[in-house]
RNA sequence: CAAGUAAACCGGGUGACCGCUCCUUUUCACUUAAGUAAAGGGGAGGAAAGUCCGAGCUCCACCGGGCAGGAUGCUGGGUAACGCCCAGGAGGGGUGACCCUACGGAAAGUGCCACAGAAACAUACCGCUUCGACCUGUCGGAGUAAGGGUGAAAUGGUGAGGUAAGAGCUCACCGCUCUGAUGGUGACAUCAGUGGCGUGCAAACCCCAUCUGGAGCAAGACCGAAUAGAGGGAUAAAGGGACGCCCGGCCCAUCCCCGGGUUGGUCGCUAGAGGUGGCAGGUAACUGCCAUCCCAGACAGAUGGUCACCGCUCCGCUCAAGCGGAGCACAGAACUCGGCUUACAGGUUUACUUGGCCA
RNA sequence: GGGCCGAUAGCUCAGCCGGUAGAGCAACGGCCUUUUAAGCCGAUGGUCCUGGGUUCGAGUCCCAGUCGGCCCACCA
Numbered sequence: 001c002a003a004g005u006a007a008a009c010c011g012g013g014u015g016a017c018c019g020c021u022c023c024u025u026u027u028c029a030c031u032u033a034a035g036u037a038a039a040g041g042g043g044a045g046g047a048a049a050g051u052c053c054g055a056g057c058u059c060c061a062c063c064g065g066g067c068a069g070g071a072u073g074c075u076g077g078g079u080a081a082c083g084c085c086c087a088g089g090a091g092g093g094g095u096g097a098c099c100c101u102a103c104g105g106a107a108a109g110u111g112c113c114a115c116a117g118a119a120a121c122a123u124a125c126c127g128c129u130u131c132g133a134c135c136u137g138u139c140g141g142a143g144u145a146a147g148g149g150u151g152a153a154a155u156g157g158u159g160a161g162g163u164a165a166g167a168g169c170u171c172a173c174c175g176c177u178c179u180g181a182u183g184g185u186g187a188c189a190u191c192a193g194u195g196g197c198g199u200g201c202a203a204a205c206c207c208c209a210u211c212u213g214g215a216g217c218a219a220g221a222c223c224g225a226a227u228a229g230a231g232g233g234a235u236a237a238a239g240g241g242a243c244g245c246c247c248g249g250c251c252c253a254u255c256c257c258c259g260g261g262u263u264g265g266u267c268g269c270u271a272g273a274g275g276u277g278g279c280a281g282g283u284a285a286c287u288g289c290c291a292u293c294c295c296a297g298a299c300a301g302a303u304g305g306u307c308a309c310c311g312c313u314c315c316g317c318u319c320a321a322g323c324g325g326a327g328c329a330c331a332g333a334a335c336u337c338g339g340c341u342u343a344c345a346g347g348u349u350u351a352c353u354u355g356g357c358c359a
Numbered sequence: 360g361g362g363c364c365g366a367u368a369g370c371u372c373a374g375c376c377g378g379u380a381g382a383g384c385a386a387c388g389g390c391c392u393u394u395u396a397a398g399c400c401g402a403u404g405g406u407c408c409u410g411g412g413u414u415c416g417a418g419u420c421c422c423a424g425u426c427g428g429c430c431c432a433c434c435a
Stems, first nucleotide, its partner, number of pairs: 001355010012310007020043007028035001045330001049341002052339005057216004063248005069212005074088005089103001090101004104207002109205002111201002125148002127144008156174006175197001176195001178193006220267004229258001231257004239252003260434003274293008311328007360431007369384004378415001387401004408424005
């Protein structure tokens, strides 16, 4: 210098003017609240998104047991919890930095493997060997998975011995099952022995282990206003009790449909598994202690507009300097957090890898 | 804001436990009819919403996205 890998971060800036919303103080008005005016302060994001997971919170009388259903799936740890994160193991990819993995079980069982092929898990089509028959090159029997052919997949692989021909039939090495020892918390690794060793699919049913009640802030609580329920149905135990079923216990007069009225206010509603800094523990995720800070809360829904300068990109003129014009990625809170996923112009920093050149 | 469904031929819909995607209507050609309609026969017509994964093989199973649709509050 070029190409790349990983991680962290920023994601237009400054100023002036005009607005919007919330809070505090003061003032005006005043029966309270709302309201007027002034001053001060706060006012979108890394994803606020998708709503895919996990929680807090609230209600369902929701207290047990069983079945069904659902979710997760190598090991250890972190966490309020998780399908998330960290560290490690195994497998795979890359020259490498590094990256990816739904990664339990296929001799518990059931099922599937279309077409092709003889045969898809128990089988001989061609071929090879041998026996028998006769019409002497055909037929039949037996053996054989080494070779051919089919297929996504064909009976562990290579070599040697062996054999009528062959074959883990035997042996050596490699792979695998099982057993033991050692190391490790463990996944697993290494070594030794042993068995000649039957495909795949569980993002098919299933088995095993662990977890799991439902609904959601339009949850829910209070105040106020208005209205029509003499409408229909289910039930008095054999019923109902907030998205499965059954049983026990408990509770209960109610439950469903139709019709009527309202579209007001307050709370929930922003101080929290909170931010920042320091110290300590831990490889890390993360945790503990101390100090310090308060940082959106709307309800047709605020967070905007104009101007100036600067920054970046593109286009035109231009040798160049410069001038002119256009534009500023994805996107926008709505009860709140922790994650994941998806979208994203451009830029910064750090560590590392490979290749080239120079000293 | 929250919850739940759907996307297959021009239209309306099937498609079971994964194995060459079908039906009705419409459109096209032929027969019938003086002609049209109806009826009969025939052939055509598909990026199974998009992308990725599992599998030998995906409309179907899994993941992510796009588009469309439906429901909800309070009071007596």
Source information: Model confidence (mean pLDDT): 80 of 100. Predicted 3D model of RNase P RNA and transfer RNA as a complex of 435 nucleotides. Rfam match: Bacterial RNase P class A. The family's RNA type in Rfam is ribozyme.